[in-house]
């Protein structure tokens, strides 16, 4: 030269026990501190996450009760677990075939 392999992670689906429904989470913005990002080096305006502050904002019902206990629903809900699907931002050097 040409091909091609692999990470972290993300996203869905399904299932477990859970948090909230007495509003926490969830998503915004704004500011502030950290992280990861193939096997090795760099490493972003891109990912992820911690804090503060701000605006916006919801779905309850049924039963029983010593008692926010049950059951059913709800929430852009935290988590673990399978299965799929995508996946080195981007430079450079390696590794497998030829």
């Nucleotide at each position: 030269g040409c091909a091609g392999a692999g990470u972290a992670g993300a996203a869905a689906a399904u299932c477990u026990a859970g948090c909230g429904u007495a509003a926490a989470g969830u998503g915004u913005a704004u500011g502030u501190u950290g992280g990861a990002c193939g096997g090795g080096g760099a490493g972003u305006u891109g990912c992820c996450g911690g804090c503060a502050u701000a605006a916006c904002g919801a779905a309850g019902a049924g039963u029983a009760u010593a008692a926010g206990g049950c059951u059913c629903g709800c929430g852009g809900u935290g988590a673990g677990a399978u299965u799929u699907u995508c996946g080195c931002a981007u430079c450079c050097c390696g590794c497998u075939g030829u």